[in-house]
RNA sequence: GGCGUGGUAGCCAAGUGGUAAGGCAACGGUCUGCAAAACCGUUAUUCACCGGUUCAAAUCCGGUCCACGCCU
Numbered sequence: 001g002g003c004g005u006g007g008u009a010g011c012c013a014a015g016u017g018g019u020a021a022g023g024c025a026a027c028g029g030u031c032u033g034c035a036a037a038a039c040c041g042u043u044a045u046u047c048a049c050c051g052g053u054u055c056a057a058a059u060c061c062g063g064u065c066c067a068c069g070c071c072u
Base pairs, nucleotide, nucleotide: 001071002070003069004068005067006066007065010024011023012022018055026042027041028040029039030038048064049063050062051061052060
């Protein structure tokens, strides 16, 4: 330098055009003599960033940045 994959909550992670799942953690509650466990609830108005397409974009297109892999 070229190509590919990926970037979504504190962490992991689903989502392939129409309101962003789930788990862990955290916080609040129920329960308990106190805890633990269990159960219930809360948490993404900017989905890496900029622009474009569209009535509508995490999702499609172009560019940039970052991580990983392959080639040279």